[in-house]
């Protein structure tokens, strides 16, 4: 890096450093010298792994949060491919599925 599975409409701050872009990509639309993004410290959110109990051919339920990760603007910010339905004179509205992305675990 690729693969498999699960989840993604919830939640979560302050300071110091740095300095111009950042939000994956494309198009939008947002954030940003009233200092964004990123790094460090402290704090927090959450519950994938973990721990305990129950259950048992299931892979689930409840609780905990020491530890391993992760996360702390906007629904993964929206759309991006396909299907269905509506509205209508030509572009849009709604729903579903997929793809992509992110996080965790596993095997290798």
């Nucleotide at each position: 890096g690729a693969u498999u599975u699960a989840u993604a409409a919830a939640g979560a701050a302050g300071a110091g450093g740095u300095a111009a872009g950042a939000g994956a990509c494309a198009g939008g639309c947002u954030c940003u010298a009233u200092g964004a993004c990123c790094c460090u410290c402290u704090g927090g959110c959450a519950a994938c792994c973990u721990u305990a109990a129950g259950a048992a051919g299931g892979a689930c339920u409840u609780a905990a949060a020491c530890g391993g990760u992760g996360c702390c603007a906007a629904u993964u910010c929206c759309u991006g491919u396909c299907c269905c339905g509506g509205u209508u004179u030509u572009a849009u509205c709604g729903g579903g599925a997929a793809a992509a992305u992110a996080u965790a675990a596993a095997a290798g």
Background
This is a predicted structure of a 108-nucleotide RNA (SAM riboswitch aptamer (S box leader)) from a Bacteroidia bacterium. Rfam family: SAM riboswitch aptamer (S box leader). About the family: The SAM riboswitch is found upstream of a number of genes which code for proteins involved in methionine or cysteine biosynthesis in Gram-positive bacteria. It was read from a public genome assembly, where an Rfam model found it. Lineage of the source: Bacteria > Pseudomonadati > Bacteroidota > Bacteroidia. Model confidence (mean pLDDT): 84 of 100.